[in-house]
Context: one part of a larger RNA
Formats: sequence, structure tokens, C1' cells
RNA sequence: GCCAACGAGUUUAUAUAUAUGGUCGGCUAAGCCCUUAUAGGGUGGAGUCACAGCGAAAGCGAGUGUGAAUAGCGCGUAUAUGAUCGUAUGUAUAAGACCCGAAAUCAGGUGAGCUUACCAUGAGCAGGGUGAAGGAUUUCGAAAGAUAUCUGGAGGCCCGAACCGUUGCGUCGCGUAACGCGCUCGGAUGACUUGUGGUAAGGAGUGAAAAGCUAAUCGAACUUGGUAAUAGCUGGUUCUCUCCGAAAUAGCUUUAGGGUUAGCGUCGUGUGUUCCUACUGGGGGUAGAGCACUGGCAGGUGUGAAUAGGGCGAAAGCUCGUCACUCCUAUCAAACUCCGAAUACCAGUAGCUAAUAGCACGGCAGUUAGAGUCAGGGGGCGAAGCUCCUGUGCUCAAAAGGGAAACAGCCCAGAUCGCAGUUUAAGGUCCCUAAAUCAAUACUAAGUACAAACGAGGAGGUGAGGUUUCUUCGACAAUGAGGAGGUUGGCUUAGAGGCAGCCACCCUUUAAAGAUAGCGUAACAGCUCACUCAUUCAGAGACCUUGCGCCGAAGAUGAUCGGGGUUAAGUAUUGUACCGAAAACGCGGAUGUCACACCUCUUGAGGUGUGGCGUGGUAGGAGAGCGUUCCAUUGGCGAUGAAGGCGAAGGGGUGACCCACGCUGGAGCAUAUGGAAGUGAUAAUGUUGGC
Repeated sequence: GCCAACGAGUUUAUAUAUAUGGUCGGCUAAGCCCUUAUAGGGUGGAGUCACAGCGAAAGCGAGUGUGAAUAGCGCGUAUAUGAUCGUAUGUAUAAGACCCGAAAUCAGGUGAGCUUACCAUGAGCAGGGUGAAGGAUUUCGAAAGAUAUCUGGAGGCCCGAACCGUUGCGUCGCGUAACGCGCUCGGAUGACUUGUGGUAAGGAGUGAAAAGCUAAUCGAACUUGGUAAUAGCUGGUUCUCUCCGAAAUAGCUUUAGGGUUAGCGUCGUGUGUUCCUACUGGGGGUAGAGCACUGGCAGGUGUGAAUAGGGCGAAAGCUCGUCACUCCUAUCAAACUCCGAAUACCAGUAGCUAAUAGCACGGCAGUUAGAGUCAGGGGGCGAAGCUCCUGUGCUCAAAAGGGAAACAGCCCAGAUCGCAGUUUAAGGUCCCUAAAUCAAUACUAAGUACAAACGAGGAGGUGAGGUUUCUUCGACAAUGAGGAGGUUGGCUUAGAGGCAGCCACCCUUUAAAGAUAGCGUAACAGCUCACUCAUUCAGAGACCUUGCGCCGAAGAUGAUCGGGGUUAAGUAUUGUACCGAAAACGCGGAUGUCACACCUCUUGAGGUGUGGCGUGGUAGGAGAGCGUUCCAUUGGCGAUGAAGGCGAAGGGGUGACCCACGCUGGAGCAUAUGGAAGUGAUAAUGUUGGC
């Protein structure tokens, strides 16, 4: 891991609700008697519930309490019928209370054959080195003593096996081993090592002290019991179908991942349209807007001020500014309003639908971690797949189907079942890929685009519309020619000749020509321009609004519109077809509920038919069933073969399941009606067994 078996809402008491049965006041409990000894019958009215309440009570009583009260108020009386005793089901409370699961806590015992310390009694330590004290002898000395040699053999001495240990590295790491193996390393006559026997233990021992060790267990051993400790926590909780169907909010909470009450679900009873929609009538101060108030803020006019300060001037004063107010123009506000919607809300009237609407009471819940999206806001950076509210918006959650390449929350649309029927929605119609290589008019040339997104700024990209100037008396561009004289204007200057700078900027000849727009020279010179003529010839220039494009445009594993690809199969505006879903419609079936009709029947109730409206669903509520074991009654089957087993395949049922048939098997089984439960397993790191 797989398979099989086992494995989780039970029982009792009390209360309450619903259903159902008995009685009309209901019921017996213990005990006792009988009995076929059991799920039997009888006796037993002790007691208990009800029949009247109110008050703390005395007490009074359809009333009573309060109170001075005959007032008021509180609780009662009145009515549906209800009361009571069983049974079943739901729920609550007390119990192990649906099941498994702690770490812990307390009590009694068992352990020192491991290990720690100690006691008693034994045992062990190759070999080599060093050479303390002491002693002897020599020499010196009067002696004390010193020196030398020899002897001697001390030591938590040295090197190093056994033995004890385990420093570093490697290996092993489903190992040879729940700590080993190899090399290396420390001690090795000692506070050494070790055998045997003994002593000390659980808040206790022992400890050269690490909270170490006390039998692979130690910041309190192991074992049994209290014990099914407790677990607001995690996991698991077993057959089917039908009807309805939530919540992730508010208040309080040593409360925040738990509760409780309300809200929202369901079932029952009652009420009977109260729901909803439309109209009419209301109040409002939001969006917007505005500046009349409160404040903010920009420019200007006027008036006033011994008005900070700057500039000019000898001064008078002038000028820029400063402060306050008035007026004009422009402008801002959640805590501004002269104004002011849409929605929403309240009331009245009317209407439609008849349903699973609304409301009230009662039984039973679950929920109180929500998510995204759209809109209005607060926080944040007008960041977040961010966070907090509102619309009790929408969807998901609890919703499948189609679209968005893929994609809980977006768009379309809510799956009762069947149909090789029909029509559409969103979205699409070149190929992948169902359907237009459809039609019309434009634009785009960038593969822009066909998915989302990128600014300021830049550009004779190109389309549309508009305003305006010049133009056959010839425009714009191009080409040819001219572009002169007074004059080198004056000043300045080394020079200043159109062109360093300052001043002035006239006149003449002209078709036209600036006291010069640019380049240039030391200064001149030189080359252009404005301006004019000729040639040529029909449009040319400037600006505004707008469509689609271009640059701006750099990222981390290989690119791309889903891909191929496309000049439309892109973009814009139209049109007609078609495709496209579990939507709608058609046909047939099932089922819930309501209504009507008919039938059966003991009221209840049941059946048949027709019609209307329905039938996605988690938590959860309600209903109807299937199957397993046993019991009672019933009427059956079985050696001419029971149960059980095997057999994808026959038949029935919406389903749980049921029936038949063949083989096997070899002795019991099972219908109907009731009853009682050790009553249903793919999940609990489930338990046991097998592989």
C1' cells in the first nucleotide's frame, strides 16, 4: 500500500413540543396474590397532575395586591375545548453522553542483574627509562660536616602493551550495531582497573555537579488504580429518494478560531393580502451647484492709515511696496449654504398576482474566518489580488451549462428526466473550429492592429472639416537679369567704406534697390537677401478643429494576436444572413403543491382524472422509503435440495434494492402484519488478520 472483518448520537431519569391511543376528571407507585415464569393477569388511590387566583404573609377570593380610595396600575377571570395517563419522535438538563486522541495530577506498589555512590571480600597491571631518601667506602677536617665513587630503589615520575578511556578524521547511517567499525589519540602503581556479595529509590536516592544517573524511560522512573481525567482543539461519523433552503451581520462576553440573544433557514398553527407594484400627498439638505453667511485664495479700482521696508532726489517729494475697508473680475470647502435633485423613506388610494407572499406564536436548527466585482466614500501614495464602511446591489460561497485561449467571484443563463426536434442569448462566422473569405462607405501602411497598458515632448506621415491671404492685370516655386547714385551719412576709432559701437535713417535716378536682413575683410573688396523686370504657368501660402498612424518605448529560462496567419481575417459607421447553451419552445414521462370534478370509505382518510404554478443546491429543517439481526402472530417453501457462494449479460423499481435462471452448496429459510435494535463504512497517520 491493497483486501477482509470490526469501528462512532446510546441508555436512564426529569421537563417540554408534536403525532397517536385510552378516559372525561386522568393515572396508579412500592408491596401483595395468581400464572403458561413472561413484553401475562389481578389487587393496591399512598400519592400525584388538573379543577382558581392574588399576595412576602395574615388572608381574601372571580378576584386579589398596592393604596386613604369606590381611582389608577400589576397579576388573574372570560374563548377556542381542554385535562390526564400511555406509546413514538424531536430537543433540553444530569450523567463518560457521538467516537478516537493529550501533555499532566493524585494514591498504592515494583525496580540499583543497566547506571551512581558506598561497604565487605578477592583479582589484575609485558617491557624499558629516570635514579629521591637512606647506607657503605674514599679524600679533607679536631669536630660539625663537605666531596667523590659505589650501593639503594622513591614517585597521583617518564616511554609503552594488556586493561580502562574515546581527541580528531573517515566509514556506516532501512548499519554488523536503537551510538558500531578503521586509523589516530589520553591514562596505564593509581583519586587506577575489575569479579562476587551487599546497602541507598521516586519529590526520593546517588551525584569530583552535566539537572547527570536511578534497567534503550528522567527538570521527577516504571506499574496498577482514581479513569471512559479534561480537551472552547484536530481528525472521523456508515443506505436511498422527495420538498424547502441559510449565514459569515449587530449587541454583550478575561471576549475575539468559543459562547449567548437578535437577524437570516425550516416545520406546524393562526391571521387572510397586511407583501409587492402604480398613483397621489409628504418631510429632507446628499449629488450637483453657488458664494448670500463662515472661512480659504488670485488680480485689479477706489478710500483711509505718523504704512515694516527698498529705490531715486539737495529737499519738497516721486515710485515700488505694507495694513484695513469698499467695489469689479476669477475661484475653493467633510465639519460653508441664497439654492437643490435622482433614489430611498412615511402615509393614503387603487391594482395585480394566489405562491413556498407578509405578519404573529410555537418545535428544530445552522451561521457570527467570507471572497471578488460594480457604484458612493474613509485610511493608504485617488499603491496593492491592500484595509474599513455603505448600496442588507450582483455573483461565488451553496451553481452545473455557453462565452472570456486556459481562468470560484466578469458577460450570457439558473441543470426534474428523455428526444439523431425547433428558436435564440452572450459571443462569434479564413484554417485549427460550428457559422459570411457577406454587402455598403471610409480610414490605416505602422503587422499599427486582430488581448490589456505607457506621459510630457517631437515630426512637411496621411484623411476630413473650417477661417483667411495672394493669384491669367500671371500668384508660389524655378531659371535669366538688375539690386544703383549723393555716400566712405555723421560721430567714434589706429581703421569703422551698408554690416564693432552711438545718433539719425533723408534725398535722387528708377521697373526696382534698406544710410541695409545674413556671410565675409585689418579696413576695403567679394557672395547672398529684401525689392524689381523677363521667361514660364495654375493654383499657392498661413492658421484652427478633428480621425487613424510615427518616435519617445530598456529585464531578467524562448518567442508569439490562443496558434497558423491576415493589408484584411485591422479600425470606424451601417445592413442582412447564419452559427451558438442544460436558456425558451415542441412532444412524451416522473414528481411537489394548489384548485376543480368523480369514486371508495366509519368522521378522519384514500384513489383516479384535468388544469395552474413549480422541481440546481453546502450548513441545516421537513417528509417518504430500502436493507440487516432478533421477537410475536400469520399463512408458506425445503434432500425432487434451505441459507450461503459464483455468473459484466434476463425482468422490475426514480433509488436504496427486489425477483428469476444456471452451476456450486448440503439444512434450514422466508412472505404478510406489527414490535425491538450491538441496524448500513472508500476515509478517523483508525483496530485486528492476511498478502